The prediction has a mean pLDDT of 80.
Transfer RNA from a Thermoplasmatales archaeon, 74 nucleotides, folded computationally.
RNAcentral records the identical sequence in 3 taxa.
Rfam family: tRNA. It is annotated as a transfer RNA.
RNA sequence: GCCGGCGUAGCUCAGCUGGUCGGAGCGAUCGCCUCGUAAGCGAUAGGUCGGGGGUUCGAAUCCCUCCGCCGGCU
Numbered sequence: 001g002c003c004g005g006c007g008u009a010g011c012u013c014a015g016c017u018g019g020u021c022g023g024a025g026c027g028a029u030c031g032c033c034u035c036g037u038a039a040g041c042g043a044u045a046g047g048u049c050g051g052g053g054g055u056u057c058g059a060a061u062c063c064c065u066c067c068g069c070c071g072g073c074u
Base pairs, nucleotide, nucleotide: 001073002072003071004070005069006068007067010026011025012024013023019057028044029043030042031041032040050066051065052064053063054062
């Protein structure tokens, strides 16, 4: 330098044939339970979907570009 993959909540990831609410588990906070703690049960909060631009009535999802990580080729 060229090619490919990945980037979504504090962590691990789903969702990527454009529209239903941006979700699950773990974690956090609060409550219930208990003599108390853990476990269990319930609730709540937490995300500019890596940054920017474009297409579209509408983008996490399609296109362009940049950044970061991983792999391959030279």